[in-house]
The part of an RNA shown here (small-subunit ribosomal RNA, 5' domain) has 499 nucleotides and comes from an uncultured bacterium.
RNAcentral holds the full RNA, with entries from Greengenes.
Its Rfam family is "Bacterial small subunit ribosomal RNA". Rfam links the family to the GO terms ribosome and structural constituent of ribosome.
The coordinates come from a structure-prediction model, not an experiment, and the mean pLDDT is 88.

Context: one part of a larger RNA
RNA sequence: AACGCUGGCGGCGUGCCUAACACAUGCAAGUCGAACGAGAAAGAGGGAGCAAUCCCUUGAGUACAGUGGCGUACGGGUGAGUAACACGUGACUAACCUACCUUCGAGUGGGGAAUAACUUCGGGAAACCGAGGCUAAGACCGCAUAACAUCUUUGGGUGAAAUUCCCGCUGAUCAAAUGCGCAAGCAGCUUGAAGGGGGGGUCGCGGUUGAUUAGCUAGUUGGUGAGGUAAUGGCUCACCAAGGCAAUGAUCAAUAGCCGGCCUGAGAGGGCGCACGGCCACACUGGAACUGAAACACGGUCCAGACUCCUACGGGAGGCAGCAGUGGGGAAUUUUGCGCAAUGGGGGAAACCCUGACGCAGCAGCGCCGCGUGGAGGAUGAAGUCCCUUGGGACGUAAACUCCUUUCGAUCGGGACGAUAAUGACGGUACCGGAAGAAGAAGCCCCGGCUAACUUCGUGCCAGCAGCCGCGGUAAUACGAGGGGGGCAAGCGUUGUUC
Numbered sequence: 001a002a003c004g005c006u007g008g009c010g011g012c013g014u015g016c017c018u019a020a021c022a023c024a025u026g027c028a029a030g031u032c033g034a035a036c037g038a039g040a041a042a043g044a045g046g047g048a049g050c051a052a053u054c055c056c057u058u059g060a061g062u063a064c065a066g067u068g069g070c071g072u073a074c075g076g077g078u079g080a081g082u083a084a085c086a087c088g089u090g091a092c093u094a095a096c097c098u099a100c101c102u103u104c105g106a107g108u109g110g111g112g113a114a115u116a117a118c119u120u121c122g123g124g125a126a127a128c129c130g131a132g133g134c135u136a137a138g139a140c141c142g143c144a145u146a147a148c149a150u151c152u153u154u155g156g157g158u159g160a161a162a163u164u165c166c167c168g169c170u171g172a173u174c175a176a177a178u179g180c181g182c183a184a185g186c187a188g189c190u191u192g193a194a195g196g197g198g199g200g201g202u203c204g205c206g207g208u209u210g211a212u213u214a215g216c217u218a219g220u221u222g223g224u225g226a227g228g229u230a231a232u233g234g235c236u237c238a239c240c241a242a243g244g245c246a247a248u249g250a251u252c253a254a255u256a257g258c259c260g261g262c263c264u265g266a267g268a269g270g271g272c273g274c275a276c277g278g279c280c281a282c283a284c285u286g287g288a289a290c291u292g293a294a295a296c297a298c299g300g301u302c303c304a305g306a307c308u309c310c311u312a313c314g315g316g317a318g319g320c321a322g323c324a325g326u327g328g329g330g331a332a333u334u335u336u337g338c339g340c341a342a343u344g345g346g347g348g349a350a351a352c353c354c355u356g357a358c359g360c361a362g363c364a365g366c367g368c369c370g371c372g373u374g375g376a377g378g379a380u381g382a383a384g385u386c387c388c389u390u391g392g393g394a395c396g397u398a399a400a401c402u403c404c405u406u407u408c409g410a411u412c413g414g415g416a417c418g419a420u421a422a423u424g425a426c427g428g429u430a431c432c433g434g435a436a437g438a439a440g441a442a443g444c445c446c447c448g449g450c451u452a453a454c455u456u457c458g459u460g461c462c463a464g465c466a467g468c469c470g471c472g473g474u475a476a477u478a479c480g481a482g483g484g485g486g487g488c489a490a491g492c493g494u495u496g497u498u499c
Stems, first nucleotide, its partner, number of pairs: 001495005008371006014364002016329001021327003025324003030070003035067002043058006077282003087206007096199003101195008109143001111141002118133006149173003154168004178187003208254003215245003220242008257279004261272004284305005307318004335361001337360003343357001344355004374404004384395004408440001411434004418426001443488005448469003454483005464471002
């Protein structure tokens, strides 16, 4: 963990191990008007008019939408695949990248052409699409200027090793964007250097089973050249050579995410990898690239496939292994809750917005821990039940009765910390105080030996018990019931699993 019987309270944890099965519905990633152009309506007030209606102000430069920037590669889920440099550990990178952040330097001049939104048409059932016209920018494109940047010529240094690192020389190439503010200035932008944190790559060693798998390999192993990448490399390609791995187990097959750790044990070991933390892999199945500092991208794109849905049959839409929730499978696993108050994250100058991360609450004795279900006195000992040699014995100070207490719960009142200005979901919660009354709170398994705990009746190899040995065929401490006893206790037993 599940199941059976039973069940008072609290705290802290944990909760699909099976179908990586299929998913209705809602939410889970947005934000910026201090980058940019455009820009409503309802409602309200006023005016004109016989009225329909129209105009003005406000609503409001608000809402919705668009261009652009940053984020969406984090956070969250799952463990299918993977026996691998995937992971752990220790090295290396003279073979590398890094948006945002920090520090230090230099610069920010002057132009151009578009395009969405909008509008006019057209196509379509829809999803959406096409054509013409207008417009803006920190969007896009030239020009100028620039080096300690990049490339190049050439010299020196460090070093085991330098076309590659560092310091010079020659030539060539490459930049920018503004916004806010009265201003001071602030926030940006471009190009460098350094740092920090993050990442890529390589290698040594380590951790499963099977030989009833013994040979495996053709980009295979190496070289030259080229391409590609941030970067080394058969990573890819052309040519050349014929190599490379393997009983120290290659190849093949089976199983499996790895670790910190967890359980057990005196230890050595053995088993496990749920929760929490680190790394990896995956996101309906398979493949691919685009954008970007970073993806070959869970809530992005394209193609193919299976499935589901819409369709006017032409064509379209979707992906819960996010949080809840549904069906199914199963012995079995929760609410379609509250809040951004805290912590953290994204955007923003800020106000603030977003955040099923998170903080809380709900359900479940699923686990661990704590507490209670009363305490003291009370008889040669009530009643009742059981046993009996009928004398008595046991339940048993147990009850009744007397006195006392009030934890927890219920009830009345006060009421936080978490937030040092404001802001509290939790929550009228925790906690504190008052009053009342033993009041509302005990079961489960076992009693032949192992193994603590014994008698009576019923049954008669029947009904049944059983972990093992074994009980039961007429006096059964072993079956069923009563009484008594033992063990544990809001649990107790059974089954499963591990040591």